[in-house]
RNA sequence: ACACGACAAAGGCAAACCCGCCGCGAGGCGGGGACGCAAAGCCACGGGCCCCUUGCGGGCAGCCGAGCCGCCGAA
Repeated sequence: ACACGACAAAGGCAAACCCGCCGCGAGGCGGGGACGCAAAGCCACGGGCCCCUUGCGGGCAGCCGAGCCGCCGAA
């Protein structure tokens, strides 16, 4: 360095649900809240799912795959 992922250490993220706001909607943002997560960080390239005003339209990254970056260092 790469692979790997511990009853390790320091941390991090935040499901459902509730409140407020935006959106026709899927959904998004903020606050609360934790089901969980070794990439639950980024990315819409492929598959899949969802929405609509059905299009060279939109959404989901915590569905799967791929790509990029990344903390720690036991076996």
This is a predicted structure of a 75-nucleotide RNA (c-di-GMP-I riboswitch aptamer) from a Planctomycetota bacterium. It matches the Rfam family "c-di-GMP-I riboswitch aptamer". A reference for the family is Weinberg et al. (2007), "Identification of 22 candidate structured RNAs in bacteria using the CMfinder comparative genomics pipeline", Nucleic Acids Res. Model confidence (mean pLDDT): 92 of 100.